[in-house]
Context: one part of a larger RNA
This record gives sequence, structure tokens and C1' cells, in this order.
RNA sequence: GAACGAACGCUGGCGGCAUGCUUCAUACAUGCAAGUCGAACGGUUGUAGCAAUACAAUAGUGGCGAACGGGUGCGUAACACGUGGAUAAUCUGCCCUUUGGCGGGGGAUAUCGGUUGGAAACGGCCGGCAAUACCGCAUGUGGCCUACGAAAUUCCGAUUUUGUAGAAGAAAGGCGCUUCACGGCGUCGCCAAAGGAUGAGCCCGCGGCCCAUUAGCUAGUUGGUGAGAUAAUAGCCCACCAAGGCUGUGAUGGGUAGCCGAGCUGAGAGGUUGAUCGGCCACACUGGGACUGAGACACGGCCCAGACACCUACGGGUGGCAGCAGUAGGGAAUAUUGGACAAUGGGCGAAAGCCUGAUCCAGCAAUGCCGCGUGAGUGACGAAGGAUUUCGGUCUGUAAAGCUCUUUUGUGAGGGAAGAAAUGACAUGUGAGGAAAUGCUCAUGUCUUGACGGUACCUCAUGAAUAAGGGACGGCUAACUCCGUGCCAGCAGCCGCGGUAAUACGGAGGUCCCAAGCGUUGUUC
Repeated sequence: GAACGAACGCUGGCGGCAUGCUUCAUACAUGCAAGUCGAACGGUUGUAGCAAUACAAUAGUGGCGAACGGGUGCGUAACACGUGGAUAAUCUGCCCUUUGGCGGGGGAUAUCGGUUGGAAACGGCCGGCAAUACCGCAUGUGGCCUACGAAAUUCCGAUUUUGUAGAAGAAAGGCGCUUCACGGCGUCGCCAAAGGAUGAGCCCGCGGCCCAUUAGCUAGUUGGUGAGAUAAUAGCCCACCAAGGCUGUGAUGGGUAGCCGAGCUGAGAGGUUGAUCGGCCACACUGGGACUGAGACACGGCCCAGACACCUACGGGUGGCAGCAGUAGGGAAUAUUGGACAAUGGGCGAAAGCCUGAUCCAGCAAUGCCGCGUGAGUGACGAAGGAUUUCGGUCUGUAAAGCUCUUUUGUGAGGGAAGAAAUGACAUGUGAGGAAAUGCUCAUGUCUUGACGGUACCUCAUGAAUAAGGGACGGCUAACUCCGUGCCAGCAGCCGCGGUAAUACGGAGGUCCCAAGCGUUGUUC
């Protein structure tokens, strides 16, 4: 000199954009943060109706989601991360492309009704009913498995293609259009398989902290065979066998720490940091465990143990803010128990739509960066006052006053956005297909949707009106005199000032530097 997620002192007009518990991964009152689908299912309730029926709501069964999004950095020195490979050792819901199929049956069960236990949380027994819930049977293109072959490639481990035979193994319907009906069609689904895309698992080369006042470490340890587990390789696990494996190029142990893109600094080399934003990892009161599922060993799921807290009729139960706000303590220190789903994105749904503390906004804070203002011109008799003086004067100083203007900003009034394009509804037309219709594709027109917000912005009126401080002045270092004090009181980053003429202490006048900030402290270069 630069920088900061800063804090403190004094001061403080406005706007834009950012940022805001760095400390105990401390404890948490309250509200909200993950639901949705009635076009899967049976029921129930309400409204309209004489009724058929229609509309609306929904506890339960069922499907999808809840593994995303959001938070934090405890742990971790590790294939955790970065980078580059490998998977001929693997999986992948929803999505896209393609091929083939969806036949025929059965038994339950929640909600419900009855009864009953319990303070509650929550249950027990009996009865009856449905499904895209569950379970057999059929079919079997293809796939998987087994047995026997063939060909090609090859890193010699194997892989790919193909032939024959055998065995096991799938499915579900809903809605709409048309038809007298059988049926047909459309659309959303369902099953099997192949490919893609996306996401993930596992393995490997290389790379990035400190301590030798840590020198030896290791028995599932190192390797082999076999069996098991897994989507998958492998001591991943187990049985047996062998005795190996790592280490001065630092093993083992200890300390510290999430890693990176990047940020800061620096001419660079380097040093340092890992807030916000983005990628990856780990964690969810502490420890352990599995279930479901395409995916978890699962923040707002389950089970067990523990600590803590709460309810209790003492028998027993309930809870987990490192989600958004907020509270208490801690601390030098860090914000609102706000608005909206209008936009972007996500979940569900055919859609309308519903949910969304993600997100978008608003509130608070000079915490930072950037911009603007606190007026402009003129004005000498160099007014008054103040300070100083060699008493002549000098400085404050064109500064003020006065005169002439302007209105950024402020106040008041009026007007007033972009962010909205889609989806959807209606109407018209077009194209492919079809017996036709619904539906599908494309185009045009109309209607509908804004939290922010009557905000930004614009116009008019008004009146210099509403707006300047902080630090320093011995040298380093830009800026000097007077008074007070008298090694006292005090200053100080270093050198050093102060013991009676202190430009260094305190006050005043003046000056210098920055400026809505200025200084101090801390930390990094």
C1' cells in the first nucleotide's frame, strides 16, 4: 500500500447492487417448510332435483413422489477431493426410439357395522364388500439358466456372433368417440425385450498439511484354493493352505483440517484463504441396525440402546430447527415469528389445478462496492467577530452578508410501466391417419393471469429550501502558532517527547488529508 462475512469509537442525507452467528454440530416455545391423483377402488357426507342423476368434499385401500430441493462442516489425511483413465466386473424409476403382447380365473383386506380394552398414545375380537392391491393357470417373440456344438476376435483371462435340445418365468385396466348390438377406433396406462439418454456404483495412475522431541508397523494381516454375499470385482465374509505385506522416496503413531472451481495479495515466482455463487463429499440429538424401493441404510421414515426434555389416572406414552422465521444462553459480533406462487424450477394430475420458507420479492444493518447530493454565479469597504502581533499590521477570507440564478434531492399533487409468455377455454382453418367420430399436429383470432406496487419512471408546484463529519499537524509523513502544565498530568507505530519559553502533553486559532464517512483494533499478502 491492498484486502475483509469484520468488530469498536465519533459522526451520519439519498439511491442501486451485493452481503449478513466466522463463537457451543449448545438447548429449543410457536407457526409454516411434501404432497398429489375421484380419469385406479369400494364407500361416506353435503347441495340441487319427485326421481333417474349431476356437482362438490373427502377418512381409507391403491399409484407416483417423499433418495430431489433446503441446511451444516461434526467427522474425515481418505481413491474424501482434483485431474486423467478403466468397467471385457455393473445397475439405472420417470424420459426418447423400436419390436411383440395384454387370455382366463381365485382368495383376501382396510375404510364400514357390532362389541370390547386403555387416562392417553393406541389397540383386540366378530361380520361383510372393491380395485391398476394380492395369488395361481395359460401363452412365450425375445431375454435368463442348463447341456452339447460351430465360427470370429483376442490383452490368452476371455469376449462376441450363431445352431440344437430342455427347464423355469409376464401383464390391468381407466377415460372418450362411434354403433340397435356384437364390435371398432382414439388416448392415457400395463407386460416382455433391444437400443439411447440421464444418474449412480466399483477399480486404477498422478497431485495437494505439520511433527522423527513418533522408527519400526501388521494375524484377515499379505497371497492362494474353494464356497458364500453383492447390481458388480475383490479377504468384502468364511473354511483350509502358504508366510507373507508396508517402511528413511518417512511406514506406524500423534496434531490439525471437509476438498475443488476460485477469492485476496504480488511485477512475477510465490504466499495465504476455502464466507457468499458453482461441483463433489460427509452428517442430521449420540451410537448401532435393517426394512421399503429404480435409487436410502433415509434431516421433517422404522427398530434397539443411551443422554436430555415433556405428558401421565404411575400401568404407560411423546419428542429431535446443522429447513424458514423466531427464543434462551454464549459472544467484540451477525437481520423479520413478513408477502406471493405473478415469474423460474420441482412433485402429483389427462387437464383444470393443488402443494412448494426452493425461488421471487419486501423489511432491518453505512457491513461492503458504485453513484448522487449537502448549491451555482457575482460580491473588497478586504465588514463584524475570533486568533495573533514587532501595534504598522497579518490570518480566517470571496469566506460571510448582499445581489442574480438553479431545483438533483426533499415535500405536496397528478399520470404510471416492462417483467406475461405460455398453459388453458372458445372460434376458425390446415395436415397425417381413419369407414366415421373423438383425439393428434400446425397456424390465426378473442378471453383469462403481477407478490413486488400505485413501486420504478414521467410531469407540475414549492422553496437554498431537508443534508458534514472524522483523523492528523517533531521526523518517518502532507500540515504551526499562542495559552495552560512543569519528568506532573499525559503522549507513543518506531525513534522518542514532558524536570518554566513543549510546533511531540491539554485547550484554542490556523493548516493538511480523506469524506457519508473517518479513525482504531484484529487477520492475510
Annotation: This is a predicted structure of a 525-nucleotide part of an RNA (small-subunit ribosomal RNA, 5' domain) from a metagenome. RNAcentral holds the full RNA, with entries from SILVA. Rfam family: Bacterial small subunit ribosomal RNA.